[in-house]
Context: one part of a larger RNA
Formats: sequence, structure tokens, C1' cells
RNA sequence: GAUUGAACGCUGGCGGCAUGCUUUACACAUGCAAGUCGAACGGCAGCACGGGGGCAACCCUGGUGGCGAGUGGCGAACGGGUGAGUAAUGCAUCGGAACGUAUCUUUAAGUGGGGGAUAACGCAGCGAAAGCUGUGCUAAUACCGCAUAAUCUCUGAGGAGAAAAGCAGGGGAUCGCAAGACCUUGCGCUUUUGGAGCGGCCGAUGUCUGAUUAGCUAGUUGGUGAGGUAAAGGCUCACCAAGGCUCCGAUCAGUAGCUGGUCUGAGAGGACGACCAGCCACACUGGGACUGAGACACGGCCCAGACUCCUACGGGAGGCAGCAGUGGGGAAUUUUGGACAAUGGGGGCAACCCUGAUCCAGCCAUGCCGCGUGAGUGAAGAAGGCCUUCGGGUUGUAAAGCUCUUUCAGCCGGAAAGAAAUCGUGCAGAUUAAUACUCUGUAUGGAUGACGGUACCGGAAGAAGAAGCACCGGCUAACUACGUGCCAGCAGCCGCGGUAAUACGUAGGGUGCGAGCGUUAAUC
Repeated sequence: GAUUGAACGCUGGCGGCAUGCUUUACACAUGCAAGUCGAACGGCAGCACGGGGGCAACCCUGGUGGCGAGUGGCGAACGGGUGAGUAAUGCAUCGGAACGUAUCUUUAAGUGGGGGAUAACGCAGCGAAAGCUGUGCUAAUACCGCAUAAUCUCUGAGGAGAAAAGCAGGGGAUCGCAAGACCUUGCGCUUUUGGAGCGGCCGAUGUCUGAUUAGCUAGUUGGUGAGGUAAAGGCUCACCAAGGCUCCGAUCAGUAGCUGGUCUGAGAGGACGACCAGCCACACUGGGACUGAGACACGGCCCAGACUCCUACGGGAGGCAGCAGUGGGGAAUUUUGGACAAUGGGGGCAACCCUGAUCCAGCCAUGCCGCGUGAGUGAAGAAGGCCUUCGGGUUGUAAAGCUCUUUCAGCCGGAAAGAAAUCGUGCAGAUUAAUACUCUGUAUGGAUGACGGUACCGGAAGAAGAAGCACCGGCUAACUACGUGCCAGCAGCCGCGGUAAUACGUAGGGUGCGAGCGUUAAUC
């Protein structure tokens, strides 16, 4: 000099854009952060409508909209947080072969015919609660056989084995009392071939300090066989061999998430890894598996432990390193805000619902950037202050006065973009028996804004509301007076102060930076 996720002291007008627990991975009150689908299902707790009964109060009724709880599907493995652990099971770069993959896309084939249950619910019971038990009834895209097999798997190459589910819209004939059958379209379902994207695995190279750590290792190193996995492999096991690593630093100990990058520097390098992005690890502590395409799962389960809470003492409940917020720690770090309008995600045919992701707003000069605190004129060089050799000098065109301007703030008015998709209508095309339905394209119409009456624009008034901080001995830009008298004090280094202190304190003046300035800490 540059820099910072800074803090402290003094001061503080406005705006834009960013950042904001670096310390206790300490403990957490409260609210919210993952749901959705009635176009899978049986139903109907509550609401609304309809129908029936009744003078009325009201009662009955799933008939309709819809829907609590329940069965079922998809999601909950994403998104969000943190950096404890980890020095290599990590990360970065470059390669590899023995793998998996829900949704999406693509290829091909199919979607036939049956069965037995069970929750909800009813009844009975236990418990303080959390919750649980018995019995009876019932549905499905829940579950299980059978058939078939384009294909797939296994194979001793002959064979053997393995599927599925329906729902919704529309409809001219035919059948049917009707529901519907039937046809067709869409969404599904089963098996299958490729793909994309994603993920698992292996190798090489690189990746901090210590030798006051020199030896380490028995599943250890390799083989055979078996098991196991989606998959190679001591991954696991039996047997066999005695190997494997190491001064080019093994092992041990300490420290640490890694990278793109950030800061500095002419560079080489050095230091760092906040925010943003990629990867990894973790979710009260330790262990374990279940479900599933995917987890050994932050807001799932089980066991053990510590802690907190409830209890009728028998037993139960919990996990903010999600967003806010609280206590504590600390020099120190924000609101228990708004909205799903946009972007994205989950579910759904859709309407839509959910979304503390996200977008916004709030707080803080924490940082960067921009603007303002007026402009011109004005010598009687006013008054006052300070200094003085008492002549004057300086503050100083500074002020006052005169002439102007009005950014920003305050006031009044106007007022966006971010929002065109979804949707309706017309036309064309695809599909089809069909001018239904549905889908695609195109034209056109209308609706939707948290921010926010915000940005921005216009208007009226008036210099009006807006400057401080540090320093002035040398380094280092900037000097005098008074007070003090080795005292009080200053100080980054040299050093000042013991009666004329440009070095302490105050004042005048000056210098530097400026909504900041200085100090401290830290890096180069």
C1' cells in the first nucleotide's frame, strides 16, 4: 500500500447492489418448512344442495357437489442446513470395465380367465394417556394362483421358468327393461429393445506438518473353491502358500472437509476456501436393518445411551447443523414479516393444492458504487476569535448583503415492465365408423402482481432539512500561544516531558480523508 463475513471509539443525509453466529456440531418454548390424487377403492364424520316425512323444532335419505378418517398410487432419497468427522472408503484431473436406473424417450408384443382376504365400519373389551385386543361385514389400479410368451432368465442346448388392471370422455348401427355389452379416443398396466440423464465400482497422478514417530501388517498379501452383491474384488468364509507396505518416509501423532476460486503480488509465489457453483460427509450420541428404482433415510423405523417433558408410577413423548425466533457462549452477526405474482419442484387428465425452495419486503454505514449538504457575486478586507515586534497579521470571499438554482429528503398528482402460458372461441391437421371426444398447430379474446400505488414521470414551495473524523517532532502533508513542569501524560519506531515543550492538555490556525474517519485484529 492493498484486502476483510470483521469488531471497537467518535460521527452519521439519501439511494442502488451485495453481505450478515467466523465463538458452543451448545440446549431449545412457539408457529410454519411434504404433500397430493374421488379420473384406483369401499364409503359418508362434517358442510352445502336436492328429495321424503312433520304444524313446527327437527328427523330420514350418498341422490348431487364435495370430502374428515381409512385402503391404494406417486412423492417424501429432491429441494433446504451444517462442516463435527475425514490426510484418503474424500477431492481435482485423466482413464477403465464387471454394473443398476422410477419418471422421460424409443422398439416390439400383450392387457384372457379366476380366487381368497383385509382396513375403514358395526359390536364387545383393556388403558390415565400413547395406544391396543377380540369378533363380524366389505371394495379396489391392494394381494394370490391359472392361461398365453413377441421377448427375457436359466440351461446339461433336449428343455425348464416367468406377466398384467383398470379408469375416464364420446358414440351411428346391433343386443339389452336398464346398467351396460360393443366401437373408439385418452390416461394407465405387464414383458421387452435401444437412448438420454443420473448413480454405484476400479486404476493412475496430485493433495498440510512432525523422524524429539522407524519399523508396520494374520483377512494381513496372494491363490483355489464357495457364498454374497446390481456389479469386479478378502467384500465374507474354508483350505493352501508366506507374503504385502516402508527413509522416493510406511506406521504413529497433530491439524484440516476438497475443488472452481478469493486476497495479495510485476510475476514466481504466499495466505485463505465467507457468499455463488460442483463433489463429499453428517443430522441429539453410537449401532442396525426395513421399505423402495434409489436410503442404511435431517422433519421414517428398531435397539442402547445422555438429556428434556407428560404420568393415575403401570407406562409414554421428543430431537431447529430447515425458516423465523429464545436462552447460553462471545468483541460480534438480522424479522417469531408478505406471496406463491414470477422461476423451479411434488401430486393431479385438469381445475387446482402444497412448497420458510424461491421471489420480495424488514433490520444493520458491514462492504462496494453513486448523489447531496448549494451556485454566482460580494473588501467596509465588518464584528468576534487567535497571534503580535502593537505597526499590524490571520481566520477571509469566508460571513453578512445581492442575484440565482432546487438534485435528494418532505408535500400534491399521474403511473409501469416484470404476464403469457394454462383457459374460451374460430380455422387447419392428426385420430376415428364419426362433422363426438381427444391431441397438435395457428389466429383471436379474456383472466391472473406478493413486491406496490413501488420504480419512473409531472407539479408547488423554499437555501430551505443534511459534516464529521484523524493528524500537524522526524519517518509524513500540516505551527503558533497558553497551561503543566521527568508530574500529568504521549508513543508504530526513533523517542518527547526535570519552567521558554511545533512531541503532554486546551485554543487558534493548518494538513489529510470525507458519510465516514481512526484504532485493534488478520493476510499478502